[in-house]
RNA sequence: GCCCGAGUAGCGCAAAGGUAGCGCAACCGAUUUGUAAUCGGUUGGUUGGGGGUUCGAGUCCUCUCUCGGGCU
Numbered sequence: 001g002c003c004c005g006a007g008u009a010g011c012g013c014a015a016a017g018g019u020a021g022c023g024c025a026a027c028c029g030a031u032u033u034g035u036a037a038u039c040g041g042u043u044g045g046u047u048g049g050g051g052g053u054u055c056g057a058g059u060c061c062u063c064u065c066u067c068g069g070g071c072u
Stems, first nucleotide, its partner, number of pairs: 001071007010024004018055001026042005048064005
């Protein structure tokens, strides 16, 4: 330098163009003499960044950044 993959909540991951979700964690509550465990609930996201296509984009196109792999 070229090619491929990944980037979404604090962490691990879903979401085949149509309300951004699940688990764990955190917080509140129930239970307990108390803690843990268990159960119920709540909060948390400019989907790495810019631009474009579309009525509508995490998803498609384009530029770019970071990380991983391959080729030379």